Transfer RNA from Candidatus Peregrinibacteria bacterium CG10_big_fil_rev_8_21_14_0_10_36_19, 72 nucleotides, folded computationally. Lineage of the source: Bacteria > Bacteria candidate phyla > Candidatus Peregrinibacteriota. It was read from a public genome assembly. The coordinates come from a structure-prediction model, not an experiment, and the mean pLDDT is 81. Rfam family: tRNA. About the family: Transfer RNA (tRNA) molecules are approximately 80 nucleotides in length.

[in-house]
């Protein structure tokens, strides 16, 4: 340089082109406990960025970014 993979809540991961974007743990608030852990119940919080196709994009295109890997 090329070439291919990857980017989703704080962290780990799920999502036929049609969800309120889910689950786990962490956080936080309520119940339990004298108290504290354990436990229950609730609750916030996330789709790298920019464009295109679509009636409708996390999803398919297409090109920036950022990390990976190969290769010369």
């Nucleotide at each position: 340089g090329g070439c291919g993979c990857c980017a989703u809540c704080g962290u780990a991961u799920a999502a036929c082109g049609g969800c309120u974007a889910g689950u786990a743990c962490a956080u936080c608030g309520c119940c339990c406990u004298c108290u504290c852990a354990c436990g229950g119940c609730g609750a916030a919080a996330a789709u790298a960025c920019g464009g295109g196709u679509u009636c409708g994009a996390u999803u398919c295109c297409c090109g920036u970014u950022g990390g990976c890997g190969c290769u010369a």